Notes
Model confidence (mean pLDDT): 75 of 100. This is a predicted complex of two RNAs, RNase P RNA and transfer RNA, with 480 nucleotides together. It holds a member of the Rfam family "Bacterial RNase P class A". By type it is a ribozyme.

RNA sequence: AACGCAGGCUGCCUUAUCGCACCGGCCCCGGCCGGUGAGGAAAGUCCGGGCAACGCAGAGCAUCCUACUUCCUAACAGGAAGGGGCCUGUGGCGAAAGCUGCAGGCUACAGCCAGUGCCACAGAAAACAAACCGCCCUGCCUGCAGGGUAAGGGUGAAAAGGCGGGGUAAGAGCCCACCGGUCCUUUAGUGAUAAAGGGCGCAUGGUAAACCUUAGGAGUUGAAAGACCAAAUAGGUUCUGCUUUUCCGGUUUUGGCCGGAAAGAGAGUUGCUCGCUCAAUUCUGCCCAGGCAGAGAGUAGAAUGGGUAGGUCGAUAGAGCCCGCCAGUGAUGGCGGGCCCAGAUAAAUGAUAAGGAACUGGCAUAUGCCAGUUGACAGAACCCGGCUUACAGGCCUGCGUUUAUU
RNA sequence: GCACCCGUAGUUCAACUGGAUAGAAUGCCAGAUUCCGGUUCUGGUGGUUGCAGGUUCGAACCCUGCCGGGUGCA
Numbered sequence: 001a002a003c004g005c006a007g008g009c010u011g012c013c014u015u016a017u018c019g020c021a022c023c024g025g026c027c028c029c030g031g032c033c034g035g036u037g038a039g040g041a042a043a044g045u046c047c048g049g050g051c052a053a054c055g056c057a058g059a060g061c062a063u064c065c066u067a068c069u070u071c072c073u074a075a076c077a078g079g080a081a082g083g084g085g086c087c088u089g090u091g092g093c094g095a096a097a098g099c100u101g102c103a104g105g106c107u108a109c110a111g112c113c114a115g116u117g118c119c120a121c122a123g124a125a126a127a128c129a130a131a132c133c134g135c136c137c138u139g140c141c142u143g144c145a146g147g148g149u150a151a152g153g154g155u156g157a158a159a160a161g162g163c164g165g166g167g168u169a170a171g172a173g174c175c176c177a178c179c180g181g182u183c184c185u186u187u188a189g190u191g192a193u194a195a196a197g198g199g200c201g202c203a204u205g206g207u208a209a210a211c212c213u214u215a216g217g218a219g220u221u222g223a224a225a226g227a228c229c230a231a232a233u234a235g236g237u238u239c240u241g242c243u244u245u246u247c248c249g250g251u252u253u254u255g256g257c258c259g260g261a262a263a264g265a266g267a268g269u270u271g272c273u274c275g276c277u278c279a280a281u282u283c284u285g286c287c288c289a290g291g292c293a294g295a296g297a298g299u300a301g302a303a304u305g306g307g308u309a310g311g312u313c314g315a316u317a318g319a320g321c322c323c324g325c326c327a328g329u330g331a332u333g334g335c336g337g338g339c340c341c342a343g344a345u346a347a348a349u350g351a352u353a354a355g356g357a358a359c360u361g362g363c364a365u366a367u368g369c370c371a372g373u374u375g376a377c378a379g380a381a382c383c384c385g386g387c388u389u390a391c392a393g394g395c396c397u398g399c400g401u402u403u404a405u406u
Numbered sequence: 407g408c409a410c411c412c413g414u415a416g417u418u419c420a421a422c423u424g425g426a427u428a429g430a431a432u433g434c435c436a437g438a439u440u441c442c443g444g445u446u447c448u449g450g451u452g453g454u455u456g457c458a459g460g461u462u463c464g465a466a467c468c469c470u471g472c473c474g475g476g477u478g479c480a
Stems, first nucleotide, its partner, number of pairs: 001402010012356007020037008039377001043388002046386005051222004058274004063218005068082005083109001084107010110213002115211002117207003132153002134149007161179002164176003180202001181200008226313004236304009245262007263281001266278004282295006320339008357374007407479007416432004425463001433451006456472005
């Protein structure tokens, strides 16, 4: 220097004309004037919040979510700083296993000695347990039987801590040193954790993006939420299930009437339970003295059918944007100053021209002239904070490869 | 706008609690049977399990992010 990858920033600017939408004003009913008019993701709707309704809004269970620590924040599964682990490159120590320095990257990172489940095939054995080959001992029928052994071979993704020495019939944490593990103590740190010392020879593998346990959190539904105005109206009709109860007191309407108490099908409330709230409980006939039948009422489900479908608010000044200072490693917070920055409702935000800026190519090289291009992803729909995904060109940073020079 | 569900041969569906070459019917191709076609029989073909990444020894299945399709709600 070129190319590639990853991350961050940016996502052309100004003016004029025409067109579109909204707001304000004027004439006075469709025109004129003035102002404003997409994004970093407006996207996916994945998290979190505001806001609103669910009559009041409780408890337990279930369900779902989160998971190293501290901090930030309205909140979060987001962010910042740190800790541990893993990988790559390179250097050092060591016989090896391994330990460690530097640089870069990744990390859904609580708990499998709380319990349960699973670990195909292969393999002797896949986890309270194992002898296929091998090694060793004993017996004899000399290649078999009984026993010991997890050092070696073999299987597998994974084989019962690693390595060296002692020890032994052969072996083995059986014993010892170092490393690893686990428990305890001390020190440092807010903490995750780290360092040091001591105990334990230390059978108890992997898997929780398996059930689950522990700790913490979440009520549900989403602007088609909801409030108001206007308009319209049939809480219609048919079928099916269930319920329509009991007790007490008074009374000259006595098969009645009045009052009270309990119960109550079912409905609402968060999926279930409790709790809470609402709740029809009537009439007629027959038998004859508490039963039956019918109607009505309540409620649940299914089928069928009619009407309306317009407007205003919610709704755009907000955890808002810009600049400066201060605190903090940082995310972020505080203070001061300035600014107002789309608000449509089937949905407006576009085109052309000129100038500037950037990039590319050519000529000439204090740098100028000419020509060309401005290309991507994408388009607000209640509003914010994040995450994820898409993205031409330009700028910056880091890494890798190739070539050239020193 | 909001909420929910699904994606496996060309088509319709399977695949148990994650376990090995992903299976069946139908379609298509070739052969046999027939004078010919159909039917029937035999053999074959056809899959990046929508895509990418992760967890695991191992993924159609579990998790995350995209892509496509469908349903419901005033």